[in-house]
RNA sequence: UUUCGAUAAAGGCAAACCCUGAGUGAUCAGGGGACGCAAAGUAGUGGAUCUUUAAACCUACACGGAAGUGGUUUAAAAAACCCAAAUGUGCAGGAAUGAAAGACAGCCUUACUGCCGAA
Repeated sequence: UUUCGAUAAAGGCAAACCCUGAGUGAUCAGGGGACGCAAAGUAGUGGAUCUUUAAACCUACACGGAAGUGGUUUAAAAAACCCAAAUGUGCAGGAAUGAAAGACAGCCUUACUGCCGAA
């Protein structure tokens, strides 16, 4: 110096949960608190996961629409009334994919730095 990591020493960090605050949200900051951590230090390279947004899709509803060998009525029609496919718009919910913008890194990875020294 590199690898490595003690039931060593000195010190460090702080999950869940609770309180306060920020954010639409994922989540974050401060205080309390310790499950853990030898990089649980910093960054944020690639991926995983998560969030938001808009589009497309599905479903329901509302409004419009009016094809119809539809219905009522009639002896039959006409007229009238009712129903109503396609299709359009809006709104709510849903779910797989892709996109954009984010979150996290105590999920893996990558880069840089660092305390101690038994085997």